Overview:
This is a predicted structure of a 97-nucleotide RNA (Bacterial small signal recognition particle RNA) from a Pseudomonadota bacterium.
């Protein structure tokens, strides 16, 4: 000094963990001023029938939980691929000193 192999760095690509965010699911739910249907009772009518509308019921907005789905983030990660430079380190060859 050439060559190999392996580590590290810089990229980038996958994967898992973690945080956020969203679907979904499950609770709870606006007494009053959320819709929806309105037992009874009320009002109108001579009657058929009508009206306003409480409880009850059913949706919702709202809180809470899950959240093995999906989506984002990163000096996460004794994980793995890939590129590149002639950029650090080891260690085998060969050559010269």
């Nucleotide at each position: 000094c050439a060559u190999u192999c392996g580590u590290c760095c810089u990229c980038u690509c996958g994967c898992g963990a973690c945080a956020g965010g969203c679907a979904g699911c499950c609770g709870u739910g606006a007494a009053u001023u959320c819709c929806g249907c309105c037992a009874g009772g009320u009002c109108c009518g001579g009657a058929a029938g009508g009206g306003a509308g409480c409880a009850a019921c059913g949706g919702u907005a709202g809180c809470g939980g899950u959240g093995c789905g999906u989506u984002u983030g990163g000096g996460c990660g004794c994980c793995g691929g890939g590129a590149u430079g002639c950029g650090g380190u080891g260690g085998g060859u060969g050559c010269g000193u």

Description: Rfam family: Bacterial small signal recognition particle RNA. Gene Ontology terms of the family: SRP-dependent cotranslational protein targeting to membrane, signal sequence recognition and signal recognition particle, plasma membrane targeting. Rfam classes the family as a non-coding RNA gene. Rfam's curators write: The signal recognition particle (SRP) is a universally conserved ribonucleoprotein involved in the co-translational targeting of proteins to membranes. Taxonomically the source falls in Pseudomonadota (Bacteria, Pseudomonadati). A source record names the gene ffs.